[in-house]
Context: one part of a larger RNA
RNA sequence: UGUUAUUGGUGAUUGACAGGAACGUUCAUAUAGUACGAGAGGAACUAUGAACGGGUGCCACUGGUGUAUCGGUUGUCCGAGAGGGCAAGUGCCGAGCAGCUACGCACCACGGGGUAAGAGCUGAAUGCAUCUAAGCUCGAAACCCACCUGGAAAAGAAUCACCGUCGAGGUCUCUCGUAGAAGACGAGUUCGAUAGACUCGGGGUGUACGCGUCAAGGCAACGAGACGUUCAGCCCGCGAGCACUAACCGACCGAAUG
Numbered sequence: 001u002g003u004u005a006u007u008g009g010u011g012a013u014u015g016a017c018a019g020g021a022a023c024g025u026u027c028a029u030a031u032a033g034u035a036c037g038a039g040a041g042g043a044a045c046u047a048u049g050a051a052c053g054g055g056u057g058c059c060a061c062u063g064g065u066g067u068a069u070c071g072g073u074u075g076u077c078c079g080a081g082a083g084g085g086c087a088a089g090u091g092c093c094g095a096g097c098a099g100c101u102a103c104g105c106a107c108c109a110c111g112g113g114g115u116a117a118g119a120g121c122u123g124a125a126u127g128c129a130u131c132u133a134a135g136c137u138c139g140a141a142a143c144c145c146a147c148c149u150g151g152a153a154a155a156g157a158a159u160c161a162c163c164g165u166c167g168a169g170g171u172c173u174c175u176c177g178u179a180g181a182a183g184a185c186g187a188g189u190u191c192g193a194u195a196g197a198c199u200c201g202g203g204g205u206g207u208a209c210g211c212g213u214c215a216a217g218g219c220a221a222c223g224a225g226a227c228g229u230u231c232a233g234c235c236c237g238c239g240a241g242c243a244c245u246a247a248c249c250g251a252c253c254g255a256a257u258g
Base pairs, nucleotide, nucleotide: 008163009162010161011160012159013158017150018149019148020147023053024052025051026050027049028048029047030046036041054108055107056106057105058104062102063101064100065099069095070094071093072092073091074087075086076085077084078083097237111145112144113143118138119137120136121135169253170252171251172250174188175187176186177185194246195245196244198241199240200239201238202236203235204234205233210229211228212227213226214225217222
């Protein structure tokens, strides 16, 4: 764009068709020291439980990463100090939330149908026999369904409900993310918790500056450091509450020709 005649929409369905291996292998237990076998030895149907491989999804746990963050420390520079800059695109080191992940976790049946080889029933041709010629019953990890995913452009172009020139609905703008290369997709827009701020909760680091007391040593000046104040200080891509700030003001498209 089309799906042409109740023409424009919103929401919900159907499922033609397409894809999949979504499962595969092995072991253990019971069966059973049974069937079988003189003995030695030694099964299976079936049921249950695992492991490995593969597939899909997830991050509560465990671990990894974590150039958000916090702390320690060396050299040097700024600085009275406090606090910082740089050290190959984290100086090095110790931790580490969220997120992303695997080494972590969860799930991945049964069954039905038609058949193949094959096994049969009935049964003639051929008075018998014969699974086959007519007819019928079974029979595989394969095929079809079941299961998962996509799927009205399925041209025989589907269906249902509701709304609509008394303007349905949509787009831009605006606040955003369960989405994202751009488009797209999704949430919200004061009848509001969409984002930020704030408060609280939760979490990371590990006890800040200053001050007080002590302190090896030193004639003294000074003094690394320890303790207390202090489960401190600093920080948070997390959660909740809360309209304080910003989602304002607006614009546009939009459904009868022939």

RNAcentral holds the full RNA, with entries from Rfam.
Predicted 3D model of a 258-nucleotide part of an RNA (large-subunit ribosomal RNA, domain VI) from Halobacterium hubeiense.
Its mean pLDDT, the model's own confidence on a scale to 100, is 85.
It matches the Rfam family "Archaeal large subunit ribosomal RNA". Its family is annotated with structural constituent of ribosome and ribosome in the Gene Ontology.
NCBI's taxonomy places the organism under Archaea, Methanobacteriati, Halobacteria, Halobacteriaceae, Halobacterium.